[in-house]
Annotation: Predicted 3D model of a 78-nucleotide RNA (Glycine riboswitch aptamer) from a marine sediment metagenome. The coordinates come from a structure-prediction model, not an experiment, and the mean pLDDT is 78. The sequence is in RNAcentral, with records from MGnify. Of the family's consensus pairs, 84% are formed in the model. Rfam family: Glycine riboswitch aptamer. Rfam's curators write: This family represents the bacterial glycine riboswitch. For this family Rfam cites "In Vivo Behavior of the Tandem Glycine Riboswitch in Bacillus subtilis" (Babina et al., MBio, 2017).

């Protein structure tokens, strides 16, 4: 790095438009409320060649809030 398995949190929110099998669906835009475990950023124990590095903490830009997808991390195989 790849395969397999497990894998949380938070509105199936409201309104409008379009598509449609006219549905509790899908997409887009707007609004408010939320989540942290893709990514990103910040600080810190610690570490350091004193340049810096650095979390699952913090922020929420991004992402996400039925299912699905994604998913840090864990186990296992190559």
């Nucleotide at each position: 790095a790849a395969g397999c398995a497990g894998g949380a949190g938070a509105g199936a929110c409201u309104g409008a438009u379009u598509u449609c099998c006219c549905g509790a669906a899908a997409a887009u835009c707007a609004g408010c409320g939320c989540c942290g475990a893709a990514g990103g950023a910040g600080c810190a124990a610690c570490u350091u060649c004193c340049c810096g590095g650095a979390a699952a903490c913090u922020c929420u830009c991004a992402g996400g809030c039925a299912a699905g997808u994604g998913g840090a991390c864990u186990g296992u195989u190559u």